[in-house]
This record gives sequence, structure tokens and C1' cells, in this order.
RNA sequence: GGGCCCGUAGUGUAGCCUGGAUAAACACGUCGCCCUGUCACGGCGAAGAGCGCCGGUUCAAAUCCGGUCGGGCCCGCCA
Repeated sequence: GGGCCCGUAGUGUAGCCUGGAUAAACACGUCGCCCUGUCACGGCGAAGAGCGCCGGUUCAAAUCCGGUCGGGCCCGCCA
């Protein structure tokens, strides 16, 4: 220098390919209630992210396109 992959609640992931309307699901964790002599387990419920950032396309973008930042991998060049 070139190419590829990843970035989404506190944590780990799915959704992305093929855009679709209630704008985001699952697990763990957190909080409340129930259960229990207590804790744990279990049951019910709640809060929590607008999807790394900027821009574009579109009636509509986590999703498509361009740029950029961070992390990882591969190739090349110099030595």
C1' cells in the first nucleotide's frame, strides 16, 4: 500500500444477504412483586440500545451506497 471480517441495551449474540411500518429480538445481568423460615431455584412484570461516526439513495435504512474511526485477519513492499 491492497483486500476481507467485526462494531446493535450493562455483558454476549441474533436480525443485515432479500429495506417495510407497533422502529429492534434472545440469553445472562439489574429492579419490583410472588414463592420460601432465609438464600438459591422457580413464576409474573418492568427498566434499559435508534444499531461506531458523517453523508447519500429512498415514501421508508440496523439493513443498500460512499467516506471515516476503532478492533482483528490475510497478502504485498522496504529492510
Transfer RNA from an uncultured bacterium, 79 nucleotides, folded computationally.
Its Rfam family is "tRNA". Rfam classes the family as a transfer RNA. Rfam links the family to the GO term triplet codon-amino acid adaptor activity.